Predicted 3D model of a 510-nucleotide part of an RNA (small-subunit ribosomal RNA, 5' domain) from Candidatus Carsonella ruddii.
RNAcentral holds the full RNA, with entries from Greengenes.
Taxonomically the source falls in Candidatus Carsonella (Bacteria, Pseudomonadota, Oceanospirillales, Halomonadaceae).
The prediction has a mean pLDDT of 80.

Context: one part of a larger RNA
RNA sequence: AACGCUGGCGACAAGCUUAACACAUGCAAGUUGUGCGAAUUUUUUAAAAACAAAUUAGCAGCAAACGGGUGAGUAAUAUACAAGAAUCUGCCUUUUAGUAUUUGAAAAGUAUAUAGAAAUGUAUAGUAAUUCAAUAUAUAUCCUAAUGGAUAAAGUAUGGGAAUGCCAUAUGCUAAUAGAAGAGCUUGUAUCGAAUUAGUUAGUUGUUGAAGUAAAGAUUUAACAAGACUAUAAUUCGUAGUUGAUCUUAGAGGAUGAACAACCACAUUGGGACUGAGACACGGCCCAAACUUUUAAGGAAGGCAGCAGUGGGGAAUAUUGGACAAUGAGCGAAAGCUUGAUCCAGCUAUGUCGCGUGUGUGAAGAAGGCUUUAGGGUUGUAAAACACUUUCAACAAAGAAAGAAGAAAAAAUAAUAUAAAAAAUAUUUUUUUUGACGGUAAUUGUAAAAGAAGCACCGGCUAACUUCGUGCCAGCAGCCGCGGUAAUACGGGGGGUGCAAGCGUUAAUC
Numbered sequence: 001a002a003c004g005c006u007g008g009c010g011a012c013a014a015g016c017u018u019a020a021c022a023c024a025u026g027c028a029a030g031u032u033g034u035g036c037g038a039a040u041u042u043u044u045u046a047a048a049a050a051c052a053a054a055u056u057a058g059c060a061g062c063a064a065a066c067g068g069g070u071g072a073g074u075a076a077u078a079u080a081c082a083a084g085a086a087u088c089u090g091c092c093u094u095u096u097a098g099u100a101u102u103u104g105a106a107a108a109g110u111a112u113a114u115a116g117a118a119a120u121g122u123a124u125a126g127u128a129a130u131u132c133a134a135u136a137u138a139u140a141u142c143c144u145a146a147u148g149g150a151u152a153a154a155g156u157a158u159g160g161g162a163a164u165g166c167c168a169u170a171u172g173c174u175a176a177u178a179g180a181a182g183a184g185c186u187u188g189u190a191u192c193g194a195a196u197u198a199g200u201u202a203g204u205u206g207u208u209g210a211a212g213u214a215a216a217g218a219u220u221u222a223a224c225a226a227g228a229c230u231a232u233a234a235u236u237c238g239u240a241g242u243u244g245a246u247c248u249u250a251g252a253g254g255a256u257g258a259a260c261a262a263c264c265a266c267a268u269u270g271g272g273a274c275u276g277a278g279a280c281a282c283g284g285c286c287c288a289a290a291c292u293u294u295u296a297a298g299g300a301a302g303g304c305a306g307c308a309g310u311g312g313g314g315a316a317u318a319u320u321g322g323a324c325a326a327u328g329a330g331c332g333a334a335a336g337c338u339u340g341a342u343c344c345a346g347c348u349a350u351g352u353c354g355c356g357u358g359u360g361u362g363a364a365g366a367a368g369g370c371u372u373u374a375g376g377g378u379u380g381u382a383a384a385a386c387a388c389u390u391u392c393a394a395c396a397a398a399g400a401a402a403g404a405a406g407a408a409a410a411a412a413u414a415a416u417a418u419a420a421a422a423a424a425u426a427u428u429u430u431u432u433u434u435g436a437c438g439g440u441a442a443u444u445g446u447a448a449a450a451g452a453a454g455c456a457c458c459g460g461c462u463a464a465c466u467u468c469g470u471g472c473c474a475g476c477a478g479c480c481g482c483g484g485u486a487a488u489a490c491g492g493g494g495g496g497u498g499c500a501a502g503c504g505u506u507a508a509u510c
Base pairs, nucleotide, nucleotide: 001506002505003504004503005502008355009354010353011352012351013350014348015347016313021311022310023309025308026307027306030062031061032060035059036058038056039055040054041053042052069266070265071264079190080189081188082187083186084185087183088182089181092179093178095176096175097174098173099172100135101134103133104132105131110125111124112123113122114121115120140151141150142149143148155171156170157169158168159167160166192238193237194236199229200228201227204226205225206224207223208222209221210220211219241263242262243261244260245256246255247254248253268289269288270287271286272285291302292301293300294299319345321344322343323342327341328339329338330337331336358388359387360386361385368379369378370377371376392451394446395445396444397443403437406433407432408431409430410429411428412427413426414425454499455498456497457496458495459480460479461478465494466493467492468491469490475482476481
């Protein structure tokens, strides 16, 4: 763990081991208007424009490679430990330089027309940008091996100013630089069983040239050589995710790999690449296959081993719950938005731990039960009775204990910065405000012993004995064995023993 009987409370944990079987429904990845142009609505107005606010889809950017799940495959392309060289790295940090010039293009949204049952399109017109492209420059980087060649960029917000990036600040962008952290690669050692698996291999082993990669390399390719592995177990077959650890033990060992943490692999099955710093990508794309749904029959749509939940399988395993308050993550200048990660609650004696089911007095040793040699013995201080207590549960009251750190607004001061100022930053003060859990925990009060004990065993091993029934029958049994008329061994009663909200059985391991 499950099953049987039983069951008061709490805390902390754990909860599909089987079909990596199939899945209805909802949710699980978004965000940015301080990159961009629109549309709609509101406010304002006599009306329009402008200004301001809100909403919506779209272009663009970042994220979506994290987080979450599962263990099918994998016996070494894995893991653990230890070394190493031929590499890359978005965001973050350090340092340096730049951010110039004129433009242009495509095209979403949109409008008009139009195909289709739908999914989804097509044509024409026309538009912006931190989209895409051109030119210039090159501190720098790369190539060349000798003099040169190649490679960039994007703005936006706030303020100053009469005005123009004209200037400043902030934040971006480009090229380099060193780090941090991450990733890829190589080597050594270790890592289950079978020899009723003894030979295996042909890009196989190596050399040269080339290609390819971020990078070494038969990684790929051409030519050449004929090697390479193997009884220190190759190859083949079976089984299996690995580790930190967990269980057990005096230890050595043995067994296991739930939860938590690290790594790996996978995402209906099998292939493939695209985008990107990073994927050959669980909730992206393409192809094929099986299955499911749909269709107007031409075609379309789908992938819970995310969280719940359903069917199925099974001895067996939970809610279609709450909240982003905290921690963390993504985006954003910020406010903030999102987050089935997470934090909480619900269910289950599944486990561990704690508490309770009352305490004291109480012999007429009551009644009843059982037993008896009929006197008694035993149940048994047990009950009743008297006195007391109220944990927990119940009911009521009150309950901003902590989990809250922050955030916003206003004011003051200071330093930085600047030509000057604003914004931004820091400190202080004042005000406002944020808790799912939860009206929960803890507290106080009310009333009453009041609401709370079972399960297995009693022949020996093994703690605990008698009576009745049964009569090798019915039955028991872990082993030895009991039962055929006086059964402490079967079944009932009484009594006893053990453990106790559990007890026993079965299964498994040391």